This is a predicted structure of a 328-nucleotide RNA (Bacterial RNase P class A) from a Gammaproteobacteria bacterium.
Its Rfam family is "Bacterial RNase P class A". It is annotated as a ribozyme. Rfam links the family to the GO terms ribonuclease P activity, tRNA processing and dimeric ribonuclease P complex.
Taxonomically the source falls in Gammaproteobacteria (Bacteria, Pseudomonadati, Pseudomonadota).
The sequence was found by an Rfam model in a public genome assembly.
The coordinates come from a structure-prediction model, not an experiment, and the mean pLDDT is 76.
Parts: sequence; structure tokens; C1' cells
RNA sequence: CGAGUUGAUCGGAUGAUUGCUGAGUUAUCAGAGGAAAGUCCGGACUUCAAAGAGCAAAGUGCCAGGUAACUCCUGGAGGGUGUGAACCCAUGGAAAGUGCAACAGAAAAUAACCGCCUAAUUGGGUAAGGGUGAAAAGGUGAGGUAAGAGCUCACCGCUUGCUUGGUAACAAGCAAGGCUGUGUAAACCCCACUUGAAGCAAGACCAAAUAGGGAUUCUAUACAGCUGCUCGUUGUGAAUUCGGGUAGGUCGCUAGAGCAAUGUGGUGACAUAUUGUCGAGAUAGAUAAUCAUCAAGACAGAAUCCGGCUUACAGAUCAACUCACAUA
Repeated sequence: CGAGUUGAUCGGAUGAUUGCUGAGUUAUCAGAGGAAAGUCCGGACUUCAAAGAGCAAAGUGCCAGGUAACUCCUGGAGGGUGUGAACCCAUGGAAAGUGCAACAGAAAAUAACCGCCUAAUUGGGUAAGGGUGAAAAGGUGAGGUAAGAGCUCACCGCUUGCUUGGUAACAAGCAAGGCUGUGUAAACCCCACUUGAAGCAAGACCAAAUAGGGAUUCUAUACAGCUGCUCGUUGUGAAUUCGGGUAGGUCGCUAGAGCAAUGUGGUGACAUAUUGUCGAGAUAGAUAAUCAUCAAGACAGAAUCCGGCUUACAGAUCAACUCACAUA
């Protein structure tokens, strides 16, 4: 100097004038996001409800921690990609069972096309070589054989057992065994763990108005709720339909598993103590317009709230690390 990897911040600011919403007697103060997006997870909260059990169904899937909780985050083990910094993983079980593997190939499991050996053209042996394929009786090498084959041996792989290290996943070493046809569980399934339902249009209260309306069916051995089903439990009427009135207001509604700084503990996620602080609460849905200065102007607007994940993003700034080149 160049290329890259990881992390973090900003993503319009200041002043003036007029205007909109909320709070306040007034003066005045405050007024969309890092993702507000997706509605994908997890909760808080509300009601069913005074509260359960089992089955079904669904979810997660290496180990250990964090958290209110999670399919999230942190650290580690194993596997993969990259020269590397780093990044990614749907990572339990195929020896419980069932299913699937097109085409090609002789054959995808009742294995023998070419080839090799043998006997003589009947036949027998073979799975080392060739070919097909993602995958063909574990791989490489040597010996042995009529020719070959774990047939035998060495190393590797696999299975079982033991020892050591580690909380564990797992790793290393030793011994025994000639050894089970490949893959697939994001196929059914098995195993382990977890899980009530509905949702702020949840729900609570106030005021007003109408028709204290009509008809049909069942009616405590019934009906309805919790709950998809069964048991259980609770209530007393339940269901269907015709017709009429109202659709207004208040709460829920923003002080929280909140945020920031510092100290302590921890590899870390995070925990804890002290101090400080209060950042929109609309509902026909608020934050706009003009002027001046300055370095960009992308993705894009809250509607109960919070913790995550995923996706989109022009540009500006900072830090650490890696690789290559040149110089000293």
C1' cells in the first nucleotide's frame, strides 16, 4: 500500500416562523425504528375457571451452562468449507420393524455379462480384474492358490471389553474378534424430554334505547362449559329461527423480566451491588410546511407489551485480526 474476516456506532443535525397530537392552571416539555417489516418462536397479561387425569396430536433432538421462557444466546465435542483470520451444521437410533433408491447395469439381494482357471465344447470353480452406477460381499500391500477370495498376515476401518483424562459429549492407549452388503429417518417408525384453549377486536365498568317480543325441538337417564376424544367435574335450562333497538363513553394504554454508568464475580452468555434516569399512547388514527448552514439520504411508519430469530438496507466512521507484495 492492496485484498479480506469479525465486531461496534450513525443512518440526518442545528437555529427561526407557522401548524398537528399528548401532559400541564400557566410558562413550557415531549412526539416512530435498527429493523417499527415477517407474524416465525417464547412469554407477561386477560378470560374460560373453583380445578384435574389419561389418550390422541404437536414440538425439540451432541454435551454443559445462561435466561421469565424458547426451536434463542454462550462455551465445548464431532463433522464440513477456506492458504488463513473465520464461517456453516435438520449433530439421538439403520444390530426392533416396514418402505424407497428412477435411469444405467448381468445383478440393487435367491447376484455372475465380459473375463480367469479347469474339464473338454454338457459342465464345474471364482468374485481378484473390466464395465454400469451416488452406492455392487470393508480398503491398501504381501503371501498363498488350478485360478481367486479375510483364505492367512501387517496397517487402517468396524464391533466388544478394559485403563487414563474430562461434569459430559468425547479423546488417547491396550487387548480380543475375521467382521455385519450400501444409502435414506427434512420417509413411516423407535427412544428421550416438553406442551390446556383462545386472544387487547382479550377483558372490565358506566350511560342510553327497544318489544320483560313471537315460533319450533329437547328437557335432569336432558342440555351446555372446560376439551380434539374418554373419564371426571361445574352450571340449570339448552339449541334453532323470525322480528325490533343500540353501536356512545371510560378503563385496559404504557414506570417496565426498563435503560445508562461504575464496581465485583465469570473464558463467555450473564449475574449482582451502588448511583442516576423516565424517552409516543393515537382511535376518521398525530410529528407537516418554509428559510439558512452542513459530509451521505438507503431500507422504510408504533396500535397491549417484552425477549429473540429471519429478511431489506445507499452511504459515513472506528477497532482488532488474516493473507499477499515491496522496503528496511